A computed fold for a 1423-nucleotide RNA from an uncultured bacterium, annotated as small-subunit ribosomal RNA. The coordinates come from a structure-prediction model, not an experiment, and the mean pLDDT is 87. The RNAcentral record of the sequence draws on ENA and SILVA.
[in-house]
RNA sequence: GAUAAACGCUGGCGGCGUGCCUUAUGCAUGCAAGUCGCACGCACCGCAAGGUGAGUGGCGGACGGGUGAGUAACACGUAGGAACCUGCCCGAAAGUGGGGAAUAACGUCUCGAAAGAGGGGCUAAUACCGCAUGUGGUCGAGAGACUAAAGCUUCGGCGCUUUCGGAGGGGCCUGCGGCGGAUUAGCUUGUCGGUGGGGUAACGGCCUACCAAGGCGACGAUCCGUAGCUGGUCUGAGAGGAUGGUCAGCCACACUGGGACUGAGACACGGCCCAGACUCCUACGGGAGGCAGCAGCAAGGAAUUUUGCGCAAUGGACGAAAGUCUGACGCAGCAACGCCGCGUGGGGGAUGAAGGCUCUCGGGUUGUAAACCCCUUUUGCGAGGGAAGAAGAUCUGACGGUACCUCGCGAAUAAGCCACGGCUAACUACGUGCCAGCAGCCGCGGUAAUACGUAGGUGGCGAGCGUUGUCCGGAUUUACUGGGCGUAAAGCGCGCGCAGGCGGACUGAUCAGUCUGGGGUGAAAUCUCACGGCUCAACUGUGAGCGGUCCCUGGAUACUGUCAGUCUUGAGAUGUCUAGAGGAGAGCGGAAUUCCCGGUGUAGUGGUGGAAUGCGUAGAUAUCGGGAAGAACACCAGUGGCGAAAGCGGCUCUCUGGGGACCAUCUGACGCUGAGGCGCGAAAGCGUGGGGAGCGAACCGGAUUAGAUACCCGGGGUAGUCCACGCCGUAAACGAUGAGCACUAGCUGUCGGGGGUAUCGACCCCUCCGGUAGCGCAGCUAACGCGAUAAGUGCUCCGCCUGGGGACUACGGCCGCAAGGCUAAAACUCAAAGGAAUUGACGGGGGCCCGCACAAGCAGCGGAGCGUGCGGUUUAAUUCGAAGCUACGCGAAGAACCUUACCAGGGCUUGACAUGCACGGGACAGCCGGUGAAAGCCGGUCUCCUUCGGGUCCGUGCACAGAUGCUGCAUGGCUGUCGUCAGCUCGUGCCGUGAGGUGUUGGGUUAAGUCCCGCAACGAGCGCAACCCCUGUCGUCAGUUGUAUUUUUCUGGCGAGACUGCUGGGAGCAACCCAGAGGAAGGCGGGGAUGACGUCAAGUCAGCAUGGCUCUUACGUCCUGGGCCACUCGCACGCUACAAUGGGCAGUACAGACCGUUGCGAAACCGUGAGGUGGAGCCGAUCGGAGAAAGCUGUCCUCAGUUCGGAUUGCAGGCUGCAACCCGCCUGCAUGAAGCCGGAGUUGCUAGUAACCGCAGGUCAGCCAUACUGCGGUGAAUACGUUCCCGGGCCUUGUACACACCGCCCGUCACGUCAUGGGAGUGGGUAACACCUGAAGUCGGUGAGCUAACCGCAAGGAGGCAGCCGCCCAAGGUGGGACUCGCGACUGGGACGAAGUCGUAACAAGGUAGCCGUAGCGGAAGC
Repeated sequence: GAUAAACGCUGGCGGCGUGCCUUAUGCAUGCAAGUCGCACGCACCGCAAGGUGAGUGGCGGACGGGUGAGUAACACGUAGGAACCUGCCCGAAAGUGGGGAAUAACGUCUCGAAAGAGGGGCUAAUACCGCAUGUGGUCGAGAGACUAAAGCUUCGGCGCUUUCGGAGGGGCCUGCGGCGGAUUAGCUUGUCGGUGGGGUAACGGCCUACCAAGGCGACGAUCCGUAGCUGGUCUGAGAGGAUGGUCAGCCACACUGGGACUGAGACACGGCCCAGACUCCUACGGGAGGCAGCAGCAAGGAAUUUUGCGCAAUGGACGAAAGUCUGACGCAGCAACGCCGCGUGGGGGAUGAAGGCUCUCGGGUUGUAAACCCCUUUUGCGAGGGAAGAAGAUCUGACGGUACCUCGCGAAUAAGCCACGGCUAACUACGUGCCAGCAGCCGCGGUAAUACGUAGGUGGCGAGCGUUGUCCGGAUUUACUGGGCGUAAAGCGCGCGCAGGCGGACUGAUCAGUCUGGGGUGAAAUCUCACGGCUCAACUGUGAGCGGUCCCUGGAUACUGUCAGUCUUGAGAUGUCUAGAGGAGAGCGGAAUUCCCGGUGUAGUGGUGGAAUGCGUAGAUAUCGGGAAGAACACCAGUGGCGAAAGCGGCUCUCUGGGGACCAUCUGACGCUGAGGCGCGAAAGCGUGGGGAGCGAACCGGAUUAGAUACCCGGGGUAGUCCACGCCGUAAACGAUGAGCACUAGCUGUCGGGGGUAUCGACCCCUCCGGUAGCGCAGCUAACGCGAUAAGUGCUCCGCCUGGGGACUACGGCCGCAAGGCUAAAACUCAAAGGAAUUGACGGGGGCCCGCACAAGCAGCGGAGCGUGCGGUUUAAUUCGAAGCUACGCGAAGAACCUUACCAGGGCUUGACAUGCACGGGACAGCCGGUGAAAGCCGGUCUCCUUCGGGUCCGUGCACAGAUGCUGCAUGGCUGUCGUCAGCUCGUGCCGUGAGGUGUUGGGUUAAGUCCCGCAACGAGCGCAACCCCUGUCGUCAGUUGUAUUUUUCUGGCGAGACUGCUGGGAGCAACCCAGAGGAAGGCGGGGAUGACGUCAAGUCAGCAUGGCUCUUACGUCCUGGGCCACUCGCACGCUACAAUGGGCAGUACAGACCGUUGCGAAACCGUGAGGUGGAGCCGAUCGGAGAAAGCUGUCCUCAGUUCGGAUUGCAGGCUGCAACCCGCCUGCAUGAAGCCGGAGUUGCUAGUAACCGCAGGUCAGCCAUACUGCGGUGAAUACGUUCCCGGGCCUUGUACACACCGCCCGUCACGUCAUGGGAGUGGGUAACACCUGAAGUCGGUGAGCUAACCGCAAGGAGGCAGCCGCCCAAGGUGGGACUCGCGACUGGGACGAAGUCGUAACAAGGUAGCCGUAGCGGAAGC
């Protein structure tokens, strides 16, 4: 786009069309084929004319109408042909004389329920039968023989008979054309042909007898399936593809099957006979019927109409005609089923009304849309008029009072459907929350859904709109036009070769192909164009055009074909030379392994990652000598050679195939390819017989392992491997590349041969041919790549492909001893499977290089007790978050109340807090009292400011507040981490079809993408570095409260200094590196701040902010008490220790940084002490905290669970605070636990670092701080080095990964669903075959029975009929097979299915490289 459509929602009108696609299922009822009295008799009506009825007779019921079952066929289409028929019609010729015998109707009798039948009797004809005539006709060589008629009449005519011709119609034959299946390959006996006969309208094996053995088939016979064919129709640019409804042509059929009769025509839809199924009637004896005609009914189905009107028109039958009949036809009805046309109003109308929707609350949108004003009346309703269609002078209209015209009324009667994620035109809100649902494909939905549902809006179409089915298109996706096959699907494993296809040069002939002129035909309709008719259109009329691989005929002759002749270049042959693991057979050889014998010799050997099994003191291994046997042939050896491929390797001989080069001669196209066919064909495997050294499936052991049916090992081992003969016929049989010929730049190597040059010669060099290999231009290719050995450019022939899986499968067939091979589907299922390349990521891949990453060291942790955090458990609550590294002394830099978010209880409700509005108040607030645990509640008392408007406060009410309620996966901000790692990008250019690359890779160098050099790149940005701060040296300035004082120190400014600057060496004399000088400091001096593009949906809604959701006398808020501090257990981070490098006591040194006014607090005094009293001084270089500690000196302790260790507990105190019970810190006395250096494992640190030592601060009333952040004091050890562990950077490689190895993914098993194969069988269907039976009927025979016409005087005859017999034959019966469909216990595999089981086979070297064929084995992948 189309549709004979159907379904859903909706529906105003008209015109023209169309309307059982399914059960060729069954049918009630009515109608659909009759007509003629001008052929005839009879009966009846009528006075008659005339009419009516049945019958005889004639014509028509073979047309028209229906249907599509069957049919793959001369059925259809097209073009031809000859052996035929033809009623009615037309033309022509001739004739139409004279007789006869019957019969229906009718009447009568009989039988039957009926349908109907029978006997006797009468009668007519255009019914029937002789005779005559013979123009003609038929037969015959001829003579000759045979052969017709019908009358009626109104006298006009209409008929009849014979023959010839015509028109139209029909029968028959032929070429060509149009479906699928080869998993149908052979079919055929009247079959092919002939002769005689028969039959037909006619040819013919159409039929029959005989003779003969043919005919068809790979150009697809036969069989099976499907199907009416065509003009056309739909689609398509066309070529094609699909289709055959309506209309038209042809065919076939008429309940199913068979048969003939009549007839011009039938094997006959509304005729006959028979058989069968079915239905109906019946008195049970018998009968009747055939809607695939028009309506209609039932059934089936998703689905298809009125039991209408009329013969007015057109057409048909009959008739002389009037006319009759006509469900053909003309009309109407029903159905949006289709096409076409029309309408549902038009113009104006902004305050952009209301309402709806949305909203950032401003608005936006619906939207000129509506209202409202003006106008119109198609349609509608009412009224009036009113056709054409009629041809034919009159008469005649179903449609129909229809179309059409006029008038009136009044915007009045008339809009929906689908869509809005992309494709694809049209977006928001709400609801829902992987639910409900959507979906043509991709895909949407798991709390912000433009995708579901609804609404608003929008888009599209519009009396329709969507959906579904079907066909073509898009699809160059079966490729004729117009595709492919190295790796995407696809070259047969290789050869030989029949058919077939294709084929070198020249000449001639022919004209089949080819080209061209003319003629015929290609029905009409349809289609295209032009013009015309309905108001337009649809529809329709007229004219023209188009249309065939068709037929006839004239011509052309290049090419192809064919025929004839010739040629040598293709091909082949002979000759010479030549290389070779080419093939087959026979023989020979040495090295090695193993075994046997003997010698030497002694304790091991063998094997592995390490071991063990095994062998060995009965003498192994090792070594020497001898012997046996089988298999394979080191070096040469090559990127080499040969062969068609498989494949071929010691040497010699015999036989044998193919190739190459060169020159000469010969044949004369003998060629190429090759469906089928035939042969060859690795390994494994099979059969028979040998052989068996080594190796070695299976099997047996040893290991490994979670397991190990494996990888590894065994001086275990069968088949096999080897030979002979015969099978098998497959491989990743690969160059994943069929064969042949020709053409198209070069360079290099190598093997074989020829020629040339040169030489004394070999070599070298040049060149030609054949093979083989590496580069490479053009060209080709999706890219990779190929590139004279093409995957380039052409030609010829063959094979093969058409999404993945199912499936190298099933069934069937063929082959095989078997294993199995060849051929080869479908159901079902998926939205991919796949190729090449790119960027990443990853690897039990590689290279280079970093990092306290390892190593080297030091100190720890892991064991103990305690502190803190977390998990777990518990609880009324133990609030919440953080979760590997990157949660766990983290948010917490201070949980007794508060904090506080949790729990229990008691309260409040505009609220603890903010803003606004309205009303009210002086009772409010405050104070006092009561009650209470408090909050709160109740009562009493009391006049704030003012500019006089009001404000403050309070109450009531309304807006609103409030929420540590949820979502960090809706967010902002901030942060962690990779990582202070050296990377991440851009512009322009260049390369590539593209993704993308280049730059950024490379050579050096660096801490660094730092710098240098090189380079199709040149530059640039974010990062690195530097700029900033602290610190180390010096100078200078200033200086209080510092210094006794100048100085110095100190404090605070400002400057200097370090830049590979200098020297030497290395380097490419580049970057840079090494050494040195000087210097306080040297190659970044040390430390800090600073964190690229990004990653982890990392963390945080509980810091804050914030979208959405939720709560609103509560999830808000206030209060009291409790909890966050629980305690069997596990983990993390710490503290203190286990002691003598120590502990106790006494004495005695030396810091830095910091803090202090609700604060630090001196001296002095009291107390053992915590502390108290006290209050000087200090807003601080001034006063205070403040005693630093380790250290040093002295002394005690002497290795002990201790004078170590301090947990735990008791008592007594102190301090803070409203309050130390849960649950603070401190002091004194007493107590004195575990613990004697810590398993596997694990952490930090490279120098002023680790370790050890103390000091301060923040938070803070106090403090559970052993934490954290700072500060100084004392002050080490070690680094060979980069193999390994971890993390990272760059380059490269492989990849089946890309939420990226925490990836992907295989097979068994278990469960569910689905389709399917096998299956004991079982139930149907179809077509043949064999035999039996055999209706009706034609034909043949017979015909003793019967018999009007003719002959005969008669008897009788001729002829005919019944009956009987025979051939054929529908249906039926029996039987064995064939094909096919269904069902089937059980069984096989297969596909699919969010979270099943076992393993880990594959992808990286996938952890044993993988894969192919084959064999064996194993839960499974597999080995």